[in-house]
Context: one part of a larger RNA
This record gives sequence, C1' cells and structure tokens, in this order.
RNA sequence: UGACGGGGGCCCGCACAAGCGGUGGAGCAUGUGCUUUAAUUCGAUGCAACGCGAAGAACCUUACCUAGGCUUGACAUGGGGGUGUAAGUCCGUAGAAAUAUGGAACCUUCCGCAAGGAACGCCCUACACAGGUGCUGCAUGGUUGUCGUCAGCUCGUGUCGUGAGAUGUUUGGUUAAGUCCAGCAACGAGCGCAACCCUCGCCCCUAGUUGCCAGCGGGUAAUGCCGGGAACUCUAGGGGGACUGCCCAGUUUAACUGGGAGGAAGGUGGGGAUGACGUCAAAUCCUCAUGGCCCUUACGCCUAGGGCUAGACACGUGCUACAAUGGCCGGUACAGCGAGCAGCCAGCUGGUGACAGUGCGCUAAUCUCUCAAAACCGGUCUCAGUUCGGAUAGGAGUCUGCAAUUCGACUCCUUGAAGUUGGAAUCGCUAGUAAUCGCGGAUCAGCAUGCCGCGGUGAAUACGUUCCCGGGCCUUGUACA
Repeated sequence: UGACGGGGGCCCGCACAAGCGGUGGAGCAUGUGCUUUAAUUCGAUGCAACGCGAAGAACCUUACCUAGGCUUGACAUGGGGGUGUAAGUCCGUAGAAAUAUGGAACCUUCCGCAAGGAACGCCCUACACAGGUGCUGCAUGGUUGUCGUCAGCUCGUGUCGUGAGAUGUUUGGUUAAGUCCAGCAACGAGCGCAACCCUCGCCCCUAGUUGCCAGCGGGUAAUGCCGGGAACUCUAGGGGGACUGCCCAGUUUAACUGGGAGGAAGGUGGGGAUGACGUCAAAUCCUCAUGGCCCUUACGCCUAGGGCUAGACACGUGCUACAAUGGCCGGUACAGCGAGCAGCCAGCUGGUGACAGUGCGCUAAUCUCUCAAAACCGGUCUCAGUUCGGAUAGGAGUCUGCAAUUCGACUCCUUGAAGUUGGAAUCGCUAGUAAUCGCGGAUCAGCAUGCCGCGGUGAAUACGUUCCCGGGCCUUGUACA
C1' cells in the first nucleotide's frame, strides 16, 4: 500500500421487512447430470452452466456410429499432355446410394484468309499442395459474461517522507453520483457520473395520400361509398416546452432539502441505448482469424441407413391444472407491434373439423394475415375426482415434404390417468409495475409451452434499516501478500 476480520462508524440496493404472485408436490414440455448404447457428436458447470451456443436434429443440418466407396481429392492456385468429343440433361443396366457402365438427343465463344492462338470447360498425369467442427481459450486476436450503470480509477506539477509511498481523492454538509458547496499544501487535468442520442407523454408549424370526415351536396339495405373539405384523428419532418425558472420555510444565507403555485409533465418526467481502471489464466481454437503440435489411401472427402429423440433415476427452467373470482353454451364490444410475391390470401363452394377446390386484391397507411382474448349480457352446471382436469391409449383423417417407422404438427370420435393448492427450502416484483388475457415476429417446407416484441384489464405494500445477502467511503487490528 492492499486484502481480510463472527472490529467500529456512515450510506445504498426488491438485500431484509411490509405485501402480491409463484417454484419445491401432480401430469406434460424442455435443458442437464447419471446410466445405457455401435453412436447416444461437441461445448457451457456456484452466483455469472442447465427453454444456454441451437432464431427451430425426419433426410439435409451433423460435427457421432455402422456399412459401401474416393485418394491432387467436395474446394483454391500453378506445370505438362489430350480434347472441343462438350460439361450437363434424358433413358437403360448393376447398386441402398455414392458410383460405374451402355445408349440417345444436344454439340462452344473470340481473334485470324489460313495455319494457329486465346478464353471457357472436361479428362489424364506428376508434384507443389488442398483438406481437418483434430489438440491446446493456460500461446493468441476478436467477441462476450461478471462484479456493476457500482462511483469509482488515475495523471501532471507542487509539497511532505531516506524510501515504499502520501497528499490531491481526507474533513463538514449535500446528492442517484469523486453530484455540488464550504474548508484544507495543494493547484489543475483525464477516463468514468451527468448532459449531448433514440423513444413515450403536451402544444405549435409544415404536408394531406393509400390515412381522416366537422360543415356542404349526392347516393346506398349498409359502409368516407362519391363530389368535395384540410377542421379533427392520424401519419412524419421541423420547432416549442422543465431550468429548482417563480414563491415560502430551513441551512454557513453555500450546495441543497421540504412545501406550494402555475403546468400535459417537477426536481434525473417514464423507458432505452450508453458499461471507467480493472477482477475471475471466467467463456469461446465448433462463428471467424491465428502461433505451435498432430493426421495425410486418413483424424481428409462422398453416400445410404442409424444416432443426437434411449431411460431404473436425480436436478434446473417452464406449460397445464387441481376449479364456482370457475367450466360449458349462445349473444355482443374494444387493440397495438409487426409480416407478406416460390408470399399473405378476400369472397364463394364442399367438409363436424384439420383442410380442400375455385379465385378477387395486394411488392401494401390502399389488399391480406386480422373474427383479438380476458371483459360485458343471458342461460346452464351446484361442490362431486364432477359438465373440474386433461395425461395416456385405440380408431379414422388433414397438411408439409422424395420420404413422417425409428422421429412432425394438426383435426374428429372414443378413452378419460395423476392432481383437492403442495415438506424443508426457495424465486420474482415498488406502477401502467406484479398478476392476468390474447396478438405479432425471427428461425422456418413442416414443427414453439422457448425466445424477441406488442397491446387489453390492472392491484397490494414499503413502519423502518436491528437482522440475512451484495456493494461504496472513512477508520482500526493483523502470525496474510
């Protein structure tokens, strides 16, 4: 100087407390461990691995296993030779395919009179080489997590100290903040904080189509449907607005704090982006790049099938429930974010339905996805393993796709399991939040209870900081560095 302390002081955080809802019990989904297996590819492992890489494993993906094949190779550059027969496509044969072989149609371009040359492609050949999701993240770059959006981390000059170092950065207030003020052997400065950026909330201006419809006119069973309008909503560009600016009180009459006015908004207005010096030899050589090492008729490459989907079990994360604040039936109302041409698909017809047939519009403020659901109104069920719950199973189907057996999703009929609120323990959340309800998107042929977004309905509680956890500052002790 640090680090540590079941030392002290001050302070903060859904850290506790106060509340609300969960997890832990059940069934299922999903990830992991373990086991099994020819293989169950690999990585991630306290917080900070475990619905994680994977924004989507039937083939492909795919890295794993088995089997069949190839050896200058699936891919790149270069040499020599051959050939313009092309390459490829189609058909036949063998085969699981890769591939091998036979046949068919097809049969280059440019320069040049020509010979020939060049380009392009294929074949043969020898080598340089290719190739490796092989190893090392403890050789690395890049990227990322974490402490932590915590308020810290440093430097120059000066001063002090023999020196390591100290000072500044401590102290008193104050703040979300090393934020600001006052003081002080310090004076300044940098990286962080804040602000500048995006978005939501109020107003104004500009612009009105595909959006809007107040007034005027026309029209319809009805609809901005039409003429028209530029007000309103909205859209999307610009601007204004909030600064402790004003008032009162407290205070060192400083920073600031408490209250108030006006205001759409008040003291950082809400949310986001933004992550200092560093820590964990944290993660990643399987995104990519890359040193070294290793393989080179194989640890490379092609193909078929299988596996990654196994299952006595254990754990994590979720979904659905156990019901009456509910289930079922009928009626009726109101969103927002987004996506769409190998696409979204209106309407009509068929089907109980998944869906099929036909087919309008839309490269989209125009058309479509798109009827939101919870809610509300009416009816029914009456506390039961039930009209709760839907697992499991049988049958019949639909769709995608060469192909749903291993191993897809969905529909219909039947079946109707566990489950009556969950031990010890444990998680999230302070407001348009939790809880609850549906909708959209990426990936994607198909496949979502996951992920990323969107809106609807919409709470309870916070006395307080003694305690648990994590963190900041000062101080103290130390057989620690």

Annotation:
A computed fold for a 481-nucleotide part of an RNA from a Chitinispirillales bacterium, annotated as small-subunit ribosomal RNA, 3' major domain. The prediction has a mean pLDDT of 83.